Predicted 3D model of a 72-nucleotide RNA (transfer RNA) from Sugiyamaella lignohabitans. The RNAcentral record of the sequence draws on ENA and Rfam. The organism belongs to Sugiyamaella, within Eukaryota. Rfam family: tRNA. From the family's description: Transfer RNA (tRNA) molecules are approximately 80 nucleotides in length. Its mean pLDDT, the model's own confidence on a scale to 100, is 82.

């Protein structure tokens, strides 16, 4: 220095260009003598940052930051 891959809740993974799903985790409530299981809501990401294309961007395009592979 080039290329290429990844980047989305506290983590782990989803999502034809059409207003971000599930899972574990937090929280409260039922049930238990208590705890743990079960079960029942909640609450938590405007998707690494900045720009652009479109009516409309997680997704296309262009810089840039991390992490990694690679190749000189």
């Nucleotide at each position: 220095a080039c290329a290429c891959u990844a980047u989305u809740g506290g983590c782990c993974u989803a999502a034809u260009g059409g207003u971000a799903a599930g899972g574990c985790g937090u929280c409260u409530g039922u049930c238990u003598c208590c705890u743990a299981a079960a079960c029942a809501g909640a609450a938590g990401a405007c998707u690494g940052c900045g720009g652009g294309u479109u009516c409309g961007a997680g997704u296309c395009c262009c810089g840039u930051g991390u992490a990694g592979u690679g190749u000189g």